[in-house]
RNA sequence: GGGCCCGUAGCUUAGUGGUAGAGCGCCUCAUUUGCAAUGAGGAGGUCGCCGGUCCGAGUCCGGCCGGGUCCA
Numbered sequence: 001g002g003g004c005c006c007g008u009a010g011c012u013u014a015g016u017g018g019u020a021g022a023g024c025g026c027c028u029c030a031u032u033u034g035c036a037a038u039g040a041g042g043a044g045g046u047c048g049c050c051g052g053u054c055c056g057a058g059u060c061c062g063g064c065c066g067g068g069u070c071c072a
Base pairs, nucleotide, nucleotide: 001071002070003069004068005067006066007065010024011023012022013021018055026042027041028040029039030038048064049063050062051061052060
């Protein structure tokens, strides 16, 4: 320098064009002498960045950035 894959909540991730979900973690309450476990409720996301297509983009297209891998 080139090819391919990946980038979504604190972490691991689902989501193939129509309201962004889950598990773990975090907070509150109940239960307990207390902790854990359990149950109920809650907070937390400009979907890596900039543009484009579209009535509508996390999703499709282009560029850039970061990570992984292969080739040189």